[in-house]
RNA sequence: GGAGAUGUCGAGAUGACCGCUGGCGGCCGCGCGCGAGCGCAGCCACGAGAGGAAAGUCCGAGCUUCACAGGGCAGGGUGCUGGCUAACGGCCAGUCGAGGCGACUCGCAGGAAAGUGCCACAGAAAACAAACCGCCUGCCGCGAGGCAGGUAAGGGUGAAACGGUGCGGUAAGAGCGCACCGCCCCUCCGGUGACGGAGGGGGCACGGCAAACCCCACCCGAAGCAAGACCAGACAGGGGUCGCGUUGCCCGCGCGAUGACUCCGGGUUGGUCGCUCGAGCCCACCGGCAACGGUGGGCCUAGAGGAAUGGUCAUCCACGACAGAACUCGGCUUACUGACCUCUCCGCCG
Numbered sequence: 001g002g003a004g005a006u007g008u009c010g011a012g013a014u015g016a017c018c019g020c021u022g023g024c025g026g027c028c029g030c031g032c033g034c035g036a037g038c039g040c041a042g043c044c045a046c047g048a049g050a051g052g053a054a055a056g057u058c059c060g061a062g063c064u065u066c067a068c069a070g071g072g073c074a075g076g077g078u079g080c081u082g083g084c085u086a087a088c089g090g091c092c093a094g095u096c097g098a099g100g101c102g103a104c105u106c107g108c109a110g111g112a113a114a115g116u117g118c119c120a121c122a123g124a125a126a127a128c129a130a131a132c133c134g135c136c137u138g139c140c141g142c143g144a145g146g147c148a149g150g151u152a153a154g155g156g157u158g159a160a161a162c163g164g165u166g167c168g169g170u171a172a173g174a175g176c177g178c179a180c181c182g183c184c185c186c187u188c189c190g191g192u193g194a195c196g197g198a199g200g201g202g203g204c205a206c207g208g209c210a211a212a213c214c215c216c217a218c219c220c221g222a223a224g225c226a227a228g229a230c231c232a233g234a235c236a237g238g239g240g241u242c243g244c245g246u247u248g249c250c251c252g253c254g255c256g257a258u259g260a261c262u263c264c265g266g267g268u269u270g271g272u273c274g275c276u277c278g279a280g281c282c283c284a285c286c287g288g289c290a291a292c293g294g295u296g297g298g299c300c301u302a303g304a305g306g307a308a309u310g311g312u313c314a315u316c317c318a319c320g321a322c323a324g325a326a327c328u329c330g331g332c333u334u335a336c337u338g339a340c341c342u343c344u345c346c347g348c349c350g
Base pairs, nucleotide, nucleotide: 001346002345003344004343005342007340008339009338012316013315014314015313016312017311018310020049021048023046025044026043027042029040030039031038032037051322055333056332058331059330060329061328062327063224064223065222066221070251071250072249073248075220076219077218078217079216080094081093082092083091084090095109096107097106098105099104110215111214115213116212117209118208119207132155133154134151135150136149137148138147139146140145163181164180165179166178167177168176182204183202184201185200186199187198188197189196190195228273229272230271231270237264238263239262240261241260242259243255244254245253280299281298282297283296284295285294286293287292
């Protein structure tokens, strides 16, 4: 100087004044209620108030309802090994493969000998294939060249051509033979395992694609906070079916005529809950390579409801992006600016 891998912060900060939303406490008024209490409005004081992605809605769950909820088929998801976790398609560690000088990054990582299918064009030939150019031998021919046989080492086509390099051998060649590699089989060693290593034997042909259908292994009930529960209040019924019951089908099970389901029409679009204490966060120690787990201590950190964070002044300065919670959490993916910390790699100089 250029790279690689984490982690932290978050165009504002500080102070003052006014304002917005919730909470705890106090004062006080109105309404309902027998009362307990509930609702609404006002004042005072204290304290809290958008993100690392709040985005996407792609996975997994908590929670709610079906519902007492079982089995099968279909369908869907994952796909190397071992671990973590509530779980996952996530994370950690490793093996193998690909890329990179390297630190590292990525993974379309089970099965092609169960079956089916595809490999365009080019090329002689694309899976038990094959001879276009060529090489060798013999014969014919003045010659150019022709016929027969052998060949797949050289050249060509292509993403890919039935092992690779070298030596020998041959008429010329070829695993034809040999050495090393590749492949197959067996044994031993290391490892929990994926797998790795070593030795021996065999001249050995058994292309690719499964993110093609498929086979194998494991997993999966559905819908979703507009889930659902309660209160208040108002109203108008009429028709059809005999079944209905949260992916589709079947079995089982439950409910069903004073009923259920469905179609047309009418009324109510009010209030409260769900709604924030969580598989929560921080620190220390212990175990573990790590993800993470255990123990102890400390902390409480938004709950709006057409949707709360605004305005003014002063000083400072990194004069920045992407961007605003709507039940909650663990992930993944995408967008993006600037600052900082730690470790590692490559090159150059001293």

Record summary:
This is a predicted structure of a 350-nucleotide RNA (Bacterial RNase P class A) from a Kofleriaceae bacterium. The gene name in the source record is rnpB. Taxonomically the source falls in Kofleriaceae (Bacteria, Pseudomonadati, Myxococcota, Polyangia). Its Rfam family is "Bacterial RNase P class A". By type it is a ribozyme. Its mean pLDDT, the model's own confidence on a scale to 100, is 78.